Record summary:
A computed fold for a 381-nucleotide RNA from a Gammaproteobacteria bacterium, annotated as Bacterial RNase P class A. The organism belongs to Gammaproteobacteria, within Bacteria. The sequence was found by an Rfam model in a public genome assembly. Of the family's consensus pairs, 96% are formed in the model.
RNA sequence: CGAGUCAAUCAGACAGUCGCUCUGCUCUAAUGAGCAGGGAGGAAAGUCCGGGCUCCGCAGGAUAAAGUGCCAGAUAACAUCUGGGAAGCGCGAGCUUACGGAAAGUGCAGCAGAAAAUAAACCGCCGCGCAUUUCAUGUGUGGUAAGGGUGAAAAGGUGUGGUAAGAGCGCACCGCAUUGUCUGGUAACAGCAAUGGCAAGGUAAACCCCACUUGGAGCAAGACCAAAUAGGAGUUCAUAGGAUAUCUAUCCUAACGUGUGAUCCGCACGGAACUCGGGUAGGUUGCUUGAGGUGUUUGGUGACAAACAUCCCAGAUAAAUGACUGUCAUAAGGCAUUAUAGUGCCUUAAACAGAACCCGGCUUAUUGAUUGACUCAUUUU
Repeated sequence: CGAGUCAAUCAGACAGUCGCUCUGCUCUAAUGAGCAGGGAGGAAAGUCCGGGCUCCGCAGGAUAAAGUGCCAGAUAACAUCUGGGAAGCGCGAGCUUACGGAAAGUGCAGCAGAAAAUAAACCGCCGCGCAUUUCAUGUGUGGUAAGGGUGAAAAGGUGUGGUAAGAGCGCACCGCAUUGUCUGGUAACAGCAAUGGCAAGGUAAACCCCACUUGGAGCAAGACCAAAUAGGAGUUCAUAGGAUAUCUAUCCUAACGUGUGAUCCGCACGGAACUCGGGUAGGUUGCUUGAGGUGUUUGGUGACAAACAUCCCAGAUAAAUGACUGUCAUAAGGCAUUAUAGUGCCUUAAACAGAACCCGGCUUAUUGAUUGACUCAUUUU
C1' cells in the first nucleotide's frame, strides 16, 4: 500500500415555539385549565418456528398423522444458538451440510451400450479343427474379461509374478468388511492390531425401517357491566326393556346423540342438527413490571449463568408518537489558503420502511459510515 475473512456499533444531540396523545397531582358545577414526566424499528415486515397467557366438565390410553435426525451443551422452549466430529470447497483467515439406516423389503436410473445388479461379450486376445499353394483371410467350436468402445456409473486401484491368452489367479502396498475387556476422547470419532481375497454398486429432499418429540383453538382468546327483542315459527333424528313405589317419579341395562383436529376404547352429560324471521353489536377490562433493560464482579473455550447495584423506557381503538427555527456533532462534496499536516467558508444528509397481548428466534427488504481481530500478496528495513 492492495486484496480478502469474521464480528460489532450507529439510524444524530441540545434548546425554543406551536400541535396530538398517555400517566400522575392540583383546581373547576361541568366542559376543561395548570404543573411534572413519557411517546414507533433494526427489521415494527413475513406469520415461518417456539413459548408465556386465556379457554375447552377427561385435556386419559392406543393407533394413525406430523416434526426433528452426527456428538455434547445452552435455553422457558425451538427446526434457534455455542463448542466439537465427519464429508466437501478455499493458498489461507474461513465457509457449506435436508449429516440415522441401502446386509429388512419394494421402487427408480431416459438415450447410448453386448450388458445397469443373482447383469455380459460389440470390437478384441488365445487354443483346437476345417477351407485355401505359402503368407494372409474366412468359418466352426472352446476359453477369456487384462486392452478398446458406450455411459453419470460397467465385477476395487497401482505394481509385480504367472498363464495358451488372461483374471485377486498368487503376492506387496492402498482401499473395503468383520472382530477388539487395545490407546486417546463424556461422546460423535481418530488411531492401532488381527482375520478375510472381499458383498457387483448408486439413490431414502423415493416409499420404507429406526430413535426421540407432539391435545386443540386463539386477544376477533377470555372476563364483567348495561341495554334491547319475539318465552317467535317450522323441519328432521333419537327412548327399548326391567325394578321400586302412593299412576307419576326415581334407579339400572342397552341403543342413539353431544363433548375445540382424525379413528377406536374409556369417561362425562341427556337431548342433537338445520331453515326462516326479529333484537343487540355500547362500555370497562385483558393492555403493558417483564423468561425486562443497563452497569460491575465471579464462573465457563463459548452460547450463557449467578450475585450485587440501578432504571421504568408507547398503550392507541379508525387508530396519537408531528411540524418549524437555531446551535453543535458525524460523514461526503466544492472553494480558498498552506511545503505538508491543518484551518476557514458553502451545500447535502439519505435507503428499507411505521407498534396493536407479550417475548425468544429464523427469513426477507435496504442506505451509508465507523471500529476491532485475523489471512494472503508486493516492496523496504
The coordinates come from a structure-prediction model, not an experiment, and the mean pLDDT is 75. Rfam family: Bacterial RNase P class A. By type it is a ribozyme. Rfam links the family to the GO terms ribonuclease P activity, tRNA processing and dimeric ribonuclease P complex.